[in-house]
Molecule: Guanidine-I riboswitch aptamer
Organism: Paracoccaceae bacterium
RNA sequence: ACGCAGGUUGCUUAGGGUUCCGCCAAGUCUGGGUCUGGUCCAAGAAGCAGCACCCACCGGCAAAUUCCGGCUGGGCACACGGAGGGACAAAAUCCCGGGAGGU
Numbered sequence: 001a002c003g004c005a006g007g008u009u010g011c012u013u014a015g016g017g018u019u020c021c022g023c024c025a026a027g028u029c030u031g032g033g034u035c036u037g038g039u040c041c042a043a044g045a046a047g048c049a050g051c052a053c054c055c056a057c058c059g060g061c062a063a064a065u066u067c068c069g070g071c072u073g074g075g076c077a078c079a080c081g082g083a084g085g086g087a088c089a090a091a092a093u094c095c096c097g098g099g100a101g102g103u
Stems, first nucleotide, its partner, number of pairs: 007051006015041002020038002022035001023032003053075004057070004078098001080101001084096003
C1' cells in the first nucleotide's frame, strides 16, 4: 500500500419528527411539535433473543476432514467519526456509511 472478513432477523430502548389520534389556541378559514403523550420511524459503534457461521466432541450409514443429525460444549472480538445529500408525513445516531477523515 492492497485484498478478504467483521453476518442476519425479530422485539425493545436512547433518539426523532408531525401523517393519524389526543392536547392547546381560534371559533368552524384554520393554526400550533418552541405540545408531556399514543400511533409512526429508529441505532455498525445500544440491549435481549432466534437463526446463520467457526472449532471441539457425540451419534448414524459400508464409510467420513467431506454427508445427515445433536435445546452437546465453546467462540462470535474491537470500534473515534464530520460536512453534505436521500427517503417516508417529517425528522433522526434511519440510508449513503465499519463511508471521507482520524488512531